RNA sequence: ACCUUAUCGAGAGUGGCGGAGGGACCGGCCCGAUGAAGCCCGACAACCUGCGGCAACGCAAGGUGCCAAUUCCGGCGAUGAAGAUCGACAGAUGAGGA
Numbered sequence: 001a002c003c004u005u006a007u008c009g010a011g012a013g014u015g016g017c018g019g020a021g022g023g024a025c026c027g028g029c030c031c032g033a034u035g036a037a038g039c040c041c042g043a044c045a046a047c048c049u050g051c052g053g054c055a056a057c058g059c060a061a062g063g064u065g066c067c068a069a070u071u072c073c074g075g076c077g078a079u080g081a082a083g084a085u086c087g088a089c090a091g092a093u094g095a096g097g098a
Base pairs, nucleotide, nucleotide: 002097003096004095005094006093007092008091013041015040016039017038021031022030023029025075026074027073028072042067044065047063048062049060050059051058052057071090076087077086078085079084
């Protein structure tokens, strides 16, 4: 890199270092010197894990993940006069596989 599968309308910082970018891609629209990315700490969540339980589920938080905006919105298709709604694609994350 690839395959399968589940989830993606909830939640989370007045911290330290750092100094100009960031929101996957493209188009928008945003965030950012009242401090972006990144690192540390902290928090959130509970997929795997551990413990209890027949189970439903509960508790913990070791491995991941995550901490602007619905995955920020759209990108393909269907319905609709339109606002819009639904589905797919793409993407992200977990678990498993090859």
SAM riboswitch aptamer (S box leader), 98 nucleotides, folded computationally. It was read from a public genome assembly, where an Rfam model found it. Its mean pLDDT, the model's own confidence on a scale to 100, is 88. It matches the Rfam family "SAM riboswitch aptamer (S box leader)". A reference for the family is Grundy and Henkin (1998), "The S box regulon: a new global transcription termination control system for methionine and cysteine biosynthesis genes in gram-positive bacteria", Mol Microbiol.